[in-house]
């Protein structure tokens, strides 16, 4: 250079033919315990990588850039 694949919470990741943006572990907070864990129960945290375009609506389609992987050459 050329095809695929991905890039969404702090970490790992679903979701993705458009219609409330979510799980797990992490974190705080209560309960429980002499005090921790663990176990139950509650919260908070997200311009869904970046510009643009389509559309009534974009995380989801289209195109361009950037990064990561992998395979050709």
């Nucleotide at each position: 250079g050329c095809u695929g694949g991905g890039a969404u919470a702090g970490c790992u990741c679903a979701g993705g033919u458009a219609g409330c943006a979510g799980a797990g572990c992490a974190u705080u907070c209560g309960c429980c315990u002499g005090a921790a864990g663990a176990g139950c129960g509650a919260g908070g945290g997200g311009u869904c990588g970046g510009c643009a375009g389509u559309g009534c609506a974009a995380a989801u389609c289209u195109g361009c850039c950037u990064c990561c992987c992998a395979g050709c050459a």
Predicted 3D model of a 73-nucleotide RNA (transfer RNA) from a Candidatus Parcubacteria bacterium.
The coordinates come from a structure-prediction model, not an experiment, and the mean pLDDT is 83.
It matches the Rfam family "tRNA". The family's RNA type in Rfam is transfer RNA.
RNAcentral records the identical sequence in 3 taxa.
Lineage of the source: Bacteria > Bacteria candidate phyla > Candidatus Parcubacteria.